[in-house]
RNA sequence: GCCAGCUUAGCUCAGGGGUAGAGCAGCGGUUUUGUAAACCGCCGGUCGGGGGUUCAAAUCCCUCAGCUGGCUCCA
Numbered sequence: 001g002c003c004a005g006c007u008u009a010g011c012u013c014a015g016g017g018g019u020a021g022a023g024c025a026g027c028g029g030u031u032u033u034g035u036a037a038a039c040c041g042c043c044g045g046u047c048g049g050g051g052g053u054u055c056a057a058a059u060c061c062c063u064c065a066g067c068u069g070g071c072u073c074c075a
Stems, first nucleotide, its partner, number of pairs: 001071007010024004018055001026042005048064005
């Protein structure tokens, strides 16, 4: 330098046009002498930034950034 994948909640990840979810973590409760476990409930994200398409974009397109992997060139 070229190509591909990834970027969504504190963490690991779903969701691939109709307005965002799960598990774990955190908080509260039930239970227990107490802790853990179990169960119930709650909190939590302008979906990496910008632009475009669309009635509508996390989702499609362009661009930039970051991370990962592969390939290649020069000195």
Molecule: transfer RNA
Organism: Kiritimatiellia bacterium